[in-house]
Background:
Model confidence (mean pLDDT): 83 of 100. Small-subunit ribosomal RNA from an uncultured prokaryote, 1407 nucleotides, folded computationally. The RNAcentral record of the sequence draws on ENA. Its Rfam family is "Bacterial small subunit ribosomal RNA".

RNA sequence: CGAGAAAGGCUCCUUCGGGGGCUGAGUAAAGUGGCGGACGGGGGAGUAACGCAUAGACAAUCUACCCCUUAGAUGGGGAUAACACUUCGAAAGGAGUGCUAAUACCCCAUACUGUCAUUUGCCUGCGGAUUCUAGAUGAAAGGAGGCCUCUGACUUAAGCUUCCGCUCAGGGAGAGGUUUAUGUCCUAUUAGCUUGUUGGUGAGGUAACGGCUCACCAAGGCUUCGAUGGGUAGCCGACCUGAGAGGGUGACCGGCCACAUUGGGACUGAGACACUGCCCAAACUCCUACGGGAGGCUGCAGUCGAGAAUCUUCCGCAAUGCGCGCAAGCGUGACGGAGCGACGCCGCGUGGGUGAUGAAGGCCUUCGGGUUGUAAAGCCCUGUCAGUUGCUAGGAAUUGGAGGCGGUGAAUAAUUGUCCUACUUGACCACCGCAACAAAGGAAGCACCGGCUAAAUACGUGCCAGCAGCCGCGGUAAUACGUAUGGUGCAAACGUUGUUCGGAAUCACUGGGCCUAAAGAGCGCGUAGGCGGUUUGGUAAGUCAGGUGUGAAAUCCCUCGGCUCAACCGAGGAACUGCACCUGAUACUGCUUGACUAGAGUGCAGGAGGGGAGAGUGGAAUUCCUGGUGGAGCGGUGAAAUGCGUAGAUAUCAGGAGGAACGCCGGCGGCGAAAGCGAUUCUCUGGCCUGCCACUGACGCUGAGGCGCGAAAGCUAGGGGAGCAAACGGGAUUAGAUACCCCGGUAGUCCUAGCCCUAAACGAUGGGCACUAAGUAGAGGGAAUUCCGAUGUUUUCUCUGCUGAAGCUAACGUAUUAAGUGCCCCGCCUGGGGAGUAUGGUCGCAAGGCUGAAACUCAAAGGAAUUGACGGGGGCUCACACAAGCGGUGGAGCAUGUGGUUUAAUUCGAUGCAACGCGAAGAACCUUACCUGCCCUUGACAUCCUCGGAACUUUCCAGAGAUGGAUUGGUGCCUUCGGGAACCGAGUGACAGGUGCUGCAUGGCUGUCGUCAGCUCGUGUCGUGAGAUGUUGGGUUAAGUCCCGUAACGAGCGCAACCCUUAUCCUUAGUUACCAUCGAGUAAAGUCGGGGACUCUAGGGAGACCGCCGGUGAUAAACCGGAGGAAGGUGGGGACGACGUCAAGUCAUCAUGGCCCUUAUGGGCAGGGCUACACACGUGCUACAAUGGCCGGUACAGAGGGUUGCCAACCCGCGAGGGGGAGCUAAUCUCAGAAAACCGGUCGUAGUCCGGAUUGGAGUCUGCAACUCGACUCCAUGAAGUCGGAAUCGCUAGUAAUCGCGGAUCAGCAUGCCGCGGUGAAUACGUUCUCGGGCCUUGUACACACCGCCCGUCACAUCAUGGGAGUGGGUUGUACCAGAAGUAGGUAGACUAACCGCAAGGAGGGC
Repeated sequence: CGAGAAAGGCUCCUUCGGGGGCUGAGUAAAGUGGCGGACGGGGGAGUAACGCAUAGACAAUCUACCCCUUAGAUGGGGAUAACACUUCGAAAGGAGUGCUAAUACCCCAUACUGUCAUUUGCCUGCGGAUUCUAGAUGAAAGGAGGCCUCUGACUUAAGCUUCCGCUCAGGGAGAGGUUUAUGUCCUAUUAGCUUGUUGGUGAGGUAACGGCUCACCAAGGCUUCGAUGGGUAGCCGACCUGAGAGGGUGACCGGCCACAUUGGGACUGAGACACUGCCCAAACUCCUACGGGAGGCUGCAGUCGAGAAUCUUCCGCAAUGCGCGCAAGCGUGACGGAGCGACGCCGCGUGGGUGAUGAAGGCCUUCGGGUUGUAAAGCCCUGUCAGUUGCUAGGAAUUGGAGGCGGUGAAUAAUUGUCCUACUUGACCACCGCAACAAAGGAAGCACCGGCUAAAUACGUGCCAGCAGCCGCGGUAAUACGUAUGGUGCAAACGUUGUUCGGAAUCACUGGGCCUAAAGAGCGCGUAGGCGGUUUGGUAAGUCAGGUGUGAAAUCCCUCGGCUCAACCGAGGAACUGCACCUGAUACUGCUUGACUAGAGUGCAGGAGGGGAGAGUGGAAUUCCUGGUGGAGCGGUGAAAUGCGUAGAUAUCAGGAGGAACGCCGGCGGCGAAAGCGAUUCUCUGGCCUGCCACUGACGCUGAGGCGCGAAAGCUAGGGGAGCAAACGGGAUUAGAUACCCCGGUAGUCCUAGCCCUAAACGAUGGGCACUAAGUAGAGGGAAUUCCGAUGUUUUCUCUGCUGAAGCUAACGUAUUAAGUGCCCCGCCUGGGGAGUAUGGUCGCAAGGCUGAAACUCAAAGGAAUUGACGGGGGCUCACACAAGCGGUGGAGCAUGUGGUUUAAUUCGAUGCAACGCGAAGAACCUUACCUGCCCUUGACAUCCUCGGAACUUUCCAGAGAUGGAUUGGUGCCUUCGGGAACCGAGUGACAGGUGCUGCAUGGCUGUCGUCAGCUCGUGUCGUGAGAUGUUGGGUUAAGUCCCGUAACGAGCGCAACCCUUAUCCUUAGUUACCAUCGAGUAAAGUCGGGGACUCUAGGGAGACCGCCGGUGAUAAACCGGAGGAAGGUGGGGACGACGUCAAGUCAUCAUGGCCCUUAUGGGCAGGGCUACACACGUGCUACAAUGGCCGGUACAGAGGGUUGCCAACCCGCGAGGGGGAGCUAAUCUCAGAAAACCGGUCGUAGUCCGGAUUGGAGUCUGCAACUCGACUCCAUGAAGUCGGAAUCGCUAGUAAUCGCGGAUCAGCAUGCCGCGGUGAAUACGUUCUCGGGCCUUGUACACACCGCCCGUCACAUCAUGGGAGUGGGUUGUACCAGAAGUAGGUAGACUAACCGCAAGGAGGGC
């Protein structure tokens, strides 16, 4: 803007079927038109960019709606949706015909400071802006309400008026667009990129500048101040952390950007290339009649999937805001609220007071107790929160209506501003708040308790189960695992995990390093860059000061205020450390101007030199060749051999050839940038030093890239090749010997030309300048002094060394040649391994060089120094350690112990030295712990309680015995007369008992290094420290013994001495010992008297101390020799064992923690076993014989034992022994004849007259008992064995060897053990070697300490990475093919209302 319902309600008519009117309502719904859907909301894919941030620019720009200003809005026209009809399609949708309106569309008129062109003035950054003049050209739309003052006229219209809308133009506000400077991650294993690319002219295009696009022209543009490429990423205000500087982040809130299923595209519009618009392509999902269609939650809820993990398909437009509308109002998953989640922050509660028999229970315990713990109970209170009941605030301001006063207007109308008044608007929500009621009633967990780190005990477990942030816990006493109790810390939370910063000065701007820890480029020249001497003037970029603008808000900070507090919120301030602009200052730096000479350089006069390049020359030596002499070897080695040699080597003489290297001089001496450079001459040439005056006038230092030089080895081409010599051949060595040694020998070494470019290329020390104690040596110059010269002295410059102060350094060390103090520049480092590897790039002929990671893995790797320990390191030194000797073991038989095996059991322990004749100084039973069997259960033993009984004893039976049953005798001791003590039996329970385990839970004791000489401390001193010094050094000793020296001075434990014994003497005392003298006496005898002399015994003394002499030494300590002496240098022997080591040994001597057993793992008994026997080992005995065996005779000890004992004489027996009985409690008696020795005889080298095993027989003794399983005797038997392989042990003097004797244990049983005496040697040059020890020193990658540590291959499995015939995917570049939608243009076709034209037709338009 046109068309325009229905239900319902009221009413009229009716043929009761229904119909009409009004209202509903110009409403709903659809359409035309306008405005808005470009805002708001979402998530961060893309983007390293003018995307973002900060500060500017647009005189190169746009802007609907809003505000202000100027002017206008005239006159006309043709259509088309809706609608109606027809029609296609399954649908979505579409087609045709007909009608109609507008603020939809079109034309004419008019118009400015519009636009296009013309002219003039003014300003200017010269691009332009602005003003003036004459032309051309470009607009519009009406709607609603009210009124009748004028016209017109009776209500339509016109008119007036108000509001809204429309058009042209100018301005504003706010919002965009464009542009500039600066800032904005990692990577150089990305170094070159770019063709519309860079610029110009012209045109097109855009709102606008511009290669934005096009034509032509030029060849530019960017880049080591990091272009291009690759990777990653939205940016900021801010947030977290940090003292700060920084580092990390970009959730929430706010600003900007980009995106909307993926990709492309335009249309419309003021604005889009548009989240819920359009077109196309693609993927996906859905519908389908298979012809075609539909869709886009990174809006709010919700679903699925993925995941360790993230909410309600809620209420409302009441508030705040936005869009449209005149307004009422409508819309709004914006927003306001509620819901869910301890996700975070804040606040509150889960009660308060009192209460000790310190209740019960739990846990621990030293069994007394402690702790939980005023905690609980009990008593007295309070009422927050939750609960019930009642009441109640706030977010609300409005809009609209009525009224008053104003604006506009002709108006009292309409409209509008303001004031007042009544009504009206609440999703949240009966939520906050208040009052009452009842009752301690409903309301506490989590982590931790080894150290870091606040907080510990018990039990369980036993390297298992498990813990663990780091160190690390757990293998039988776990504060570390699990549980309990207790404790500690937080608390509606507490722990874990992940992430970021901090600590981390561990990327060091603030604020690190590089000799040896990671780190100085092999050396130089030099580009860019960085840094740079004295002075004048200017400038004002850096710098400094003031001001202006900006630095959004929020956040942080301060103050104040509002919710009872707080969290939270509000207000003000400060701050935002930044950027831009303006003004000023001028010391310093920069720029510029002029000057200077101290840095640097040039000239002049001298000087030293293996500096470099080239060309010559020389002698010695090696080798080869020729000739001579000569004649058997040479050569080589640890020793040999290969090799050479009678075809004449080696050796020697003469001559010749050739190559390489240059003796002496020669020297931490010289030169060179480094690498490096040694005969000599010449030519060319670089650098350095000194002296003196002249000259230039900052010309300098360093040096990313770059360029050059660069040992040896190696490579290419051509020469050369004497010696040497990788590879290779041979000989040795060796288990092997692809080595070391030997004989040969090719590349190579040499030259020319060209590569390579690395070294422990080292002073492990980049270059330059300045400053900072001394002393000393050498090299090259100069000066002074002395009359001159030499020499000397003093001094100066340069170079090369040493010592050393301050300082520095982790220390070692360095120290004017810095590693000191400063400045400038470069290079390099950031835990070890992987790895200087892989890959990429680059250089190279190659070899390879330069650049250079990661995965994975470890908790260290490393430096310097310290103490030990160790060394097939050094020095000194000791010891039966070796050597020198003597005798053994290992071979035999036997004894004994062990291993192994066996067994019912062969009990257990000891296991290199330092277990193995060991515990065991003595297993037939016992012992005995083991096995088998039979028994006991308060027990064989201790204490306590109750009852009974003296104790005790005789005999018999059963039994293997333990044991059981029966039986005889017996009434004791003390007494306060109550009873008590001892003993026996029975009962009860507390308990006993265990040779069961742990010696790695322990005490004690012991072994061993080792009778080795060491081990420590106090104070002082030195060192950052560990530590050192002392304690080392020079001597000496058996000795850390002593002396001297000495930053040490002292001291302790050890050594020695003190103790015992032995050797000499003296003295005292003499019985059981002794016997010289005297006497007696015998066959003989100290037998007797006696003696106290001797021996001896056992008490006390003496003695030996390097005291004396000589020598050596340091006038020391001490050592050597001598004298004297019984003894001489600790006289011999013993006892005595430092700090410590070996988790040494022992729970079976004993003691003992813990664990285990309790009718048995305890106790008793019998029998067996510990005594086994293929074998292996240790320790011994006896032998193998003549230095002997056997027979006969003769002599000499010491130390011991003895009454359950030793046992004499005498008798018997071959003997073991038996009988016997004297003596002896022992210098009395006895065991008890010592033996070897000596004298005589025999045997004659043999398995024997050696040797005695084994076996047979017969005995003796002990004992309850000799079978398993004793010793001894006699007779008989008569084995192995003829001196012992490899290997190994003991011993240095009264010792080894040899000979016997005694004792302990013990009934009996030694070849063992512990003692005793007799006889009685050899040898020691010496310290090279073996084992062990001590001191000093040195190296160390060892510290469980060399039995240490540690390297590589191989086998298997697993993980990670590189290569790999290839293969799949992604990304990017270039060229080309095909090419949707779309935009612009061209061409063609058919069509066509408005305007022009009389018409034909045209303009224009879309298709």